This is a predicted structure of a 72-nucleotide RNA (transfer RNA) from Callorhinchus milii. It matches the Rfam family "tRNA". The family is grouped with related families in Rfam's "tRNA clan". The prediction has a mean pLDDT of 81. The RNAcentral record of the sequence draws on Rfam. The source organism's lineage runs through Eukaryota, Metazoa, Craniata, Chimaeriformes and Callorhinchus.

RNA sequence: AGUCCUGUAGCUCAAUGGUUAGAGUACGCGCCUCGCAAGCGAGAGGCCUGGGUUCGAUUCUCAGCAGGGCGA
Numbered sequence: 001a002g003u004c005c006u007g008u009a010g011c012u013c014a015a016u017g018g019u020u021a022g023a024g025u026a027c028g029c030g031c032c033u034c035g036c037a038a039g040c041g042a043g044a045g046g047c048c049u050g051g052g053u054u055c056g057a058u059u060c061u062c063a064g065c066a067g068g069g070c071g072a
Stems, first nucleotide, its partner, number of pairs: 002070006010025004018055001027043001029041003048064005
C1' cells in the first nucleotide's frame, strides 16, 4: 500500500438535521475566612480542514490531515 475506528472547552467525555452545543475537572473574579482549603454565586472558553447534499450541516456524504487498532 490494504482495512476499521476516532477527531467537540486546557484535560476526560456526552449530545443533536433547526430553538442558547452540555457535564465533570481545570482557569480567572466575587462571597465566606485572620488567612488558605472546602463550600456558594455569577463568568470566560469548543464542534480537525475543505468541498457536496439540504431551506438549514457540528450531525449526512466525499476528499484531505492527525491519532490509534488489525494484518503483511